Predicted 3D model of a 1481-nucleotide RNA (small-subunit ribosomal RNA) from a metagenome. RNAcentral holds the sequence, with entries from SILVA.
């Protein structure tokens, strides 16, 4: 110090989350030791038991217990307060400290700084004075009585440092008087003597003293008052009657409405009164760079409280934790009459809770009470116990040791890696542990004894005695690696990776997110990483978060500028001079407790911890000084602001009047059948005369042209013309005032449209409504009507995307170019100036888009507003309103995003340009028929599997009768059906025969190889071992191959440049092309993969070469024939060249290029065809061609065999074949190819058969032999019909292949002769040697279901105006809420489940207040009778009050039938509102 998360990617805004630190913690797993700390955060809930405050006999009367002594004794005991001591009692001091808790309290409670001239203070210190006399009682004890008890009553008697009276006394107190001094005031200080009033005391004694009283002072502690500071809510805005002040009195330690009477009517409050909720405050603590934020446990200070509420008494001090009285609740005892109690002291118990300890030891130390003292008391304190609760420290060993052991885990597995120097083993050490031994400091006072000093009780020294902790810390010796490691994590953030299991299951998760068969994210294992006697989790706080922003944020579009103006408070405010010194700054003084934090030093072996010193405590107060700035006071100024004068401008406002066009209506006329309306229609109007046309009349509303990027107004808004009234801006001038200014919370006013009220008005338009259409529906869009309304007057409402989504004011900051209204100069009519209103562009700013003197720039002042999305501008409350509603304005709950700008794509029922048999123009088909073939479906034991929009369906399959074959049924085999290696045995193997069997197979019989160096080898077979096998799954784990977009023209890179960036540029633009083809232009310049070309075939020609090809000329031969000699001319063959490049010409064009029936040429503008398929897309297809990861089967999912099936058949679809005929069928005759194939083959020829074919026979491993054309042409026939068309189907007879044609082959002959007469919606192919048509060949193959596929040649057309439309594609541009990319996204109702919440007849509580009634204890006041000598008491009455009761309201919480919306949920229902022109913006 940052990181993750919105997106395909980017920048920004913005929230959520993480890494850090901390804790009085808790929980899970684990645990060796010690030191120092800490330990009921919840029920201020209830408490059994013990202890926590007593002491004093040197105040007193005394003697219950104990002891000593003395005496007596019947040995049981008794007597003696005379002694040590001392229960209870009187008295004194203490009990108001110490200890606990945080309920209450938002307050002078606390903190800080002051005041007290308004006060008190026991014990302690200092000073001064005094301490005389007298008296009455009462506890106790004794006697009697009541009661269960607690306790109480009566009688008799008694003491005091108890109580009372008298005396004395002042610097006290009261009254009066005379002076002096001081102060802001009430007043204060001081002196005087005189006068006047009232009040003291206590004794004990060892005679040293200790006490007592009064007064003054000090110290300590306290009371009171004041300034400032100290939570949240305004959905709490008004509160207050002792209230605010005064006078008098009372009361108090003291001031004071503290209380009472009277008088006045004040006091507080937007700088937040009052009310509500929450809370003890501080020093400090945690965190943070700081500023801050959070917190207040332990320790210290203050406050408050002591079962709840009230009250006083005593006392120096209390309204009193372990005191009293009363009331209440609760608990306990009881003899039912009555009593007792208060752990928020220390332990402890129950309860609550996630959770917090021992019914311990000692007063040794420190401190407290008391006492003269010894001493006593002290759950304060000091210690110990329990708990890893925290912090700190130590240890669990160290060194060597490689065959890198065994084992585990992993892998590419004869081996390697890792665990890992880790272990074993060797050597060493002994902290710790165990045993034994020694053994502290903390202790110095006091008493007592001795000595000394001063001089009579203090100090110093010495001695005796004193330790809970504790035989503890610590030290030594011995033994022996001996006694001691876990927890979490390992996808990213975040250090650390593999295997197995699981299969959206189980589970994980702080956020993003993992898991649907190869999970580094689940569970286990191995390994690793982090920390370590701990480690993780949970909770909470700060941080990161500049995410409330003082330091240090924002508001055009992300959340956020008020609709506009006027203006109050407030904030801010021009120039000059002078005064002052409040702010400000500096010095000084006081204070800021200690502890804590920081620095240094020191002590525990270190550290934590502790001690000492310093610094700090950033604060507050006082004082002195400075005077620039701010404030304040005074005097001036004119530039801000305003006024005057002059001019000018405008749809500025209000009121009144006037005008024409249009529309509608009425009347009249002309005129006749439609009008109107729409995408098309219909509703509607019209023969009762519409629409149309003409004339006249009336009505209401709005003002064409001018008109504009115009003007005016604060905004809303304002438009025919005229008049009146009102207001304003601007310009010029510089006469006047002299800072009069800016902003503006509340407040007031204005404020479009719609809406509301009252009264008018109503032509057109037109919510609602009605009808007609559209539609699946159409409560809409469209059409015909039409009411409110729109208009006027008056009143209300107070909101808008009231927008420039941009608050107001002032100042400053480059330019260019329009325009409105003024002013003014020169005069060569162009420059200037002011205020407005536009466009463009710099710097700068901005996330970018953009803004840019009209700022979103640079500064200043003031106001308003924002803080993730949803819930929600909702609920409740309040205010306003007639209502509608407006304003103000939450929470629970829920999500990890929501959002802005820009980028690249994709998409659009957006746009532009362009291309393609895409459409159009044509030709021929498909869809109808029969058959073939494939698919779906169905069937089946099985009908094996795959392919499924285009891009599956005559596809894998270029050959299913067996085989193939993967499927089914049945029969068999288990190292196996195949292959390799090794071993040893055999010598053959093979083959033949027989039996069983459907076969496989099983059983039996026969059958004896080759080479040799004689060792053996080869070969074969069976056996054994090692390696099997699988067309089983996953094409969504893969390779390879393939389809498609698409032979479309695209896809990218380097460097540079632009941009924060994604990215852009290049590749865009203008032309051109088949083409990102080329040219021009150009922040781009180049390049790559594609295009083109290079390759092959074909079209022309040349050269070379002529066999098996060819044959012109020459010769030979044949009935005939390149048949032969020969020839290379030609055809042809096959190798190499040439040729075509818009090269030439004309025109157009800058060029590229285009046009031209141009020339030339065999060919002309890529000549035709092929091969060739960019980056990529479809998780496209294929695990069944092959290969391959993983998973699965192993007497079977492997293998062999027989038979069956893949050929089924109501049906549906695709692809084909043959047809429906005369451009034809049939019969006869006559021609012409190319490319291929051939020895288990093609077969000439001959013979037989109607024929398929058979038999015989010859040539050819082929330019040699062989397989072979059809349409065409010529002639004949048929005459438009289900035919001499068509050939399905069926019957019969055959041929061929093959082990075998039943299921299930092809072909032949004869017979049979079905549907079909050109095919609905729709749809396919093709642009020239193409379509159409005709046949031929080949692969596979024994044969063939081939009408398929792949090739070959023969004959050989028609049409294209053109690009509006359909489909597909390319480029540019635009919009987007899409990015799985429109087969996208997404909204609302309804239905279901869950959750929180509003309303709700009511019901049940809670705290506070008010009114009335009642009213304990108690203070105070009054009080003649009673008691007392008195003091005083009793009694009675009164005021006040806790509590109780009654009543009506307000506030607040819970619950509630029913009800409202909201949120979240799996792939529910209905529609289709938004995003593209989202199909009605």
């Nucleotide at each position: 110090a940052g990181a993750g998360u919105u997106u395909g990617a980017u920048c920004c805004u913005g929230g959520c989350u993480c890494a850090g630190g901390a804790u009085g913690a808790a929980c899970g797993c684990u645990a060796g030791c010690g030191g120092c700390a800490g330990g009921c955060u919840u029920a201020a809930c209830a408490c059994a038991u013990g202890c926590a405050a007593g002491c004093c006999g040197a105040g007193g009367g005394g003697u219950a217990a104990c002891g000593a002594u003395g005496g007596c004794u019947u040995c049981g005991g008794c007597c003696a307060g005379g002694c040590g001591a001392c229960g209870a009692c009187c008295g004194g001091c203490g009990c108001a400290c110490g200890g606990g808790u945080g309920a209450g309290u938002a307050a002078c409670g606390c903190g800080u700084a002051u005041g007290c001239a308004a006060c008190c203070u026991a014990c302690c210190c200092u000073u001064a004075a005094c301490u005389g006399g007298g008296g009455c009682a009462u506890a106790g004890c004794c006697c009697g009585g009541a009661g269960a008890a607690a306790u109480c009553c009566g009688g008799a008697u008694u003491a005091a440092u108890a109580c009372c009276c008298c005396a004395u006394a002042a610097u006290a107190u009261u009254u009066a008087c005379c002076g002096g001094g001081g102060g802001c005031a009430u007043c204060c200080c001081u002196g005087g003597u005189u006068u006047u009033u009232u009040u003291a005391a206590a004794g004990c004694u060892u005679c040293g003293g200790c006490g007592g009283u009064u007064a003054a002072g000090g110290a300590u502690g306290g009371a009171c008052a004041u300034g400032c500071g100290u939570g949240c809510c305004a959905u709490u805005a008004g509160c207050u009657u002792g209230u605010u002040g005064g006078u008098a009195g009372g009361g108090u330690a003291a001031c004071g409405g503290c209380c009472u009477a009277c008088c006045a009517a004040g006091g507080c409050g937007a700088u937040g009164a009052u009310g509500g909720c929450u809370a003890g405050g501080g020093g400090g603590u945690c965190u943070a760079a700081a500023a801050g934020g959070a917190u207040g446990g332990u320790c210290c200070c203050c406050c408050a409280c002591a079962c709840u509420g009230g009250u006083a008494c005593u006392g120096a001090g209390a309204c009193a934790c372990g005191g009293a009285c009363c009331a209440g609740a609760c608990u306990c005892c009881u003899a039912c009459g009555g009593g007792a109690g208060g752990c928020a002291g220390c332990a402890g118990u129950g309860a609550g809770g996630a959770a917090u300890a021992u019914u311990g030891g000692u007063c040794a130390a420190u401190g407290g009470g008391u006492g003269a003292g010894a001493g006593c008391c002290u759950g304060a304190a000091c210690c110990a116990g329990c708990c890893a609760u925290g912090c700190c420290g130590c240890g669990u060993g160290c060194a060597g040791g490689a065959u890198g052991a065994c084992g585990g885990c992993c892998c590419u597995a004869u081996g390697g890696g890792u665990u890992g120097u880790a272990a074993a083993c060797u050597g060493c050490u002994u902290u710790u542990a165990u045993a034994c031994a020694g053994g502290a400091a903390g202790a110095a006072c006091u008493u007592c004894c001795c000595c000394g000093a001063c001089g009579u009780g203090u100090c110093g020294g010495g001695g005796c005695a004193u330790g809970a902790c504790g035989g503890u810390a610590c030290u030594g010796u011995a033994u022996g690696a001996a006694u001691a490691a876990g927890c979490a994590u390992c996808a990213g953030c975040u250090a650390a990776c593999u295997c197995c299991g699981u299969g959206c299951c189980a589970g994980c998760a702080g956020c993003c997110g993992c898991g649907g068969u190869a999970a580094u994210a689940c569970g286990g294992a191995g390994g690793a990483u982090g920390c370590a006697a701990g480690c993780g989790u949970u909770a909470u706080c700060c941080g990161g978060a500049u995410u409330u922003a003082u330091u240090a944020g924002g508001u055009u579009u992300a959340a956020a500028g008020g609709g506009u103006g006027c203006g109050u408070a407030g904030g801010c405010u021009g120039a000059a001079c002078g005064g002052u010194a409040a702010g400000u700054c500096a010095g000084u003084g006081g204070u800021g407790a200690a502890a804590u934090c920081c620095u240094c030093c020191c002590g525990c072996u270190c550290a934590a911890c502790g001690g000492g010193a310093g610094a700090a405590c950033u604060g507050c107060c006082a004082u002195u000084g400075a005077u620039a700035c701010u404030g304040u006071c005074g005097u001036u100024c004119u530039u801000g602001a305003g006024u005057g004068c002059a001019g000018c401008c405008g749809a500025g406002g209000u009121a009144a009047g006037c005008g024409g066009a249009a529309u509608g209506u009425g009347u009249a006329a002309u005129g006749u059948a439609g009008c109107g309306g729409u995408g098309a229609a219909a509703u509607g109007c019209u023969u009762a005369g519409a629409u149309a046309u003409u004339a006249c009349a009336c009505a209401g509303a709005a003002c064409a042209c001018c008109g504009a990027u115009u003007g005016c107004g604060u905004a809303g808004g304002c438009a025919g013309c005229u008049u009146a009234c009102c207001a304003g801006a601007c310009u010029g001038u510089a006469a006047c005032u002299g800072a009069c200014g800016c902003u503006g919370a509340g407040g007031c006013a204005c404020g479009a449209a719609a809406g509301c009220g009252u009264g008018g008005g109503g032509a057109g338009c037109g919510a609602a409504c009605a009808g007609g259409a559209u539609u699946a529906g159409a409560u809409a869009c469209c059409c015909u009507g039409g009411u409110a309304g729109u208009c006027c007057a008056c009143g209300c409402u107070g909101u808008a995307a009231a927008c420039g989504a941009u608050g107001a004011u002032c100042a400053c900051u480059c330019g260019c170019u329009g325009u409105g209204u003024g002013c003014a100069a020169u005069a060569u009519a162009u420059a200037g100036u002011a205020c407005g209103u536009g466009g463009c562009u710099g710097a700068g700013c901005g996330a970018a888009a953009g803004c840019a003197u009209u700022a979103a720039g640079u500064g200043a002042u003031c106001c308003a507003c924002c803080u993730g999305g949803g819930g929600a501008g909702u609920a409740c409350g309040u205010u306003c309103g007639c209502a509608a509603g407006a304003a103000u304005g939450a929470a629970a709950c829920u999500c990890a995003a929501a959002g802005g700008a820009a980028u690249u794509g994709a998409c659009g029922g957006g746009g532009g340009c362009c291309c393609g048999c895409a459409c159009a123009a044509g030709c021929g088909g498909u869809g109808g028929a029969a058959c073939a073939u494939g698919u779906g479906g169905u069937u089946u034991a099985a009908u094996u599997c795959g392919a499924u929009g285009a891009u599956a369906c005559g596809c894998g399959a270029g050959g299913a009768a067996c085989c193939u074959u993967a499927c089914c049924u049945g029969g068999a085999c288990u190292u196996a059906a195949a292959u390799g290696c090794a071993g040893g045995a055999c010598g053959a193997c093979u083959a033949u025969c027989c039996g069983u069997g459907a076969a496989a197979a099983c059983g039996g019989a026969u059958u004896u190889c080759c080479c040799u160096u004689c060792g053996g080898g080869g070969c074969g077979c069976a056996c054994u071992g090692c390696a099997a096998g699988g067309u089983g799954c996953u094409g969504c784990a893969u390779g390879g191959c393939u389809g498609u977009c698409g032979u479309c023209a695209g896809c990218u890179c380097g460097u540079g440049c632009c941009g924060u960036g994604a990215g852009g540029u290049g590749u865009c633009g203008g032309g051109u092309u088949a083409a990102g083809u080329c040219c021009c232009a150009u922040a781009a310049c180049g390049a790559g993969c594609g295009c083109a070309a290079c390759c092959c075939c074909u079209a022309u020609u040349c050269u070379u070469a002529g066999u098996u090809g060819c044959c012109a000329g020459c010769g030979g031969u044949u009935u005939a024939u390149g048949c032969c000699g020969g020839g290379g001319a030609c055809u042809c063959u096959a190798a190499g060249g040439a040729g075509a490049c818009u090269g030439c010409c004309a025109c157009c064009g800058u060029a590229a290029g285009g046009u031209g029936a141009g020339a030339g040429g065999a060919a002309g503008g890529u000549g035709g065809g092929g091969a060739u398929g960019a980056c990529g897309u479809c998780a496209a297809g294929u695990c069944a061609g092959c290969a391959c990861g993983g998973c699965c089967c192993u007497u079977a999912c492997g293998u062999c065999c027989a038979g069956g099936g893949c050929u089924a058949c109501a049906c549906a679809c695709g692809u084909g074949u043959u047809a429906c005929a005369a451009u034809g069928g049939c019969c006869g005759g006559u021609a012409c190819a190319g490319a291929g194939g051939g020895c288990a083959g093609c077969u000439a020829c001959a013979u037989g058969g109607u024929g398929a074919c058979a038999u015989g026979a010859u040539g050819c491993a082929a330019a040699u032999c062989u397989c072979g054309a059809a349409a065409a042409c010529c002639g004949g026939u048929c005459c438009c019909a289900g035919u001499u068309c068509g050939g399905a189907u069926u019957g019969a007879a055959g041929u061929c292949u093959g082990c075998a044609a039943c299921c299930c082959g092809a072909c032949u002959u004869c017979a049979u002769g079905a549907a079909g007469u050109u095919g609905g919606a729709a749809u396919c192919g093709c642009u020239a040697g193409u379509a159409a048509u005709c046949g031929c060949g080949c692969a596979u193959c024994a044969g063939c279901a081939a009408c398929g596929g792949c090739g070959c040649g023969g004959u050989g057309a028609a049409u294209a105006c053109g690009u509006u439309c359909c489909c597909g594609g390319g480029c540019c541009u635009u919009g987007u809420a899409c990015a799985c990319a429109c087969c996208g996204c997404c909204c609302g109702u309804c239905a279901a489940g869950c959750c929180a919440u509003g309303g709700g007849a009511g019901c049940c509580g809670g705290g506070g207040g008010u009114a009335c009634c009642u009213g304990a204890a108690g203070u105070c006041c009054g009080u003649a009778a009673c008691c007392g000598a008195a003091a005083g008491g009793a009694u009675c009455g009164g005021c006040c009050u806790a509590g109780g009761g009654u009543a009506a309201a307000a506030c607040u919480g819970g619950u509630g039938a029913c009800u409202g919306g909201g949120g979240c949920u799996a792939a529910g229902u209905c529609g289709g509102a938004a995003c593209a022109a989202g199909g009605u913006a």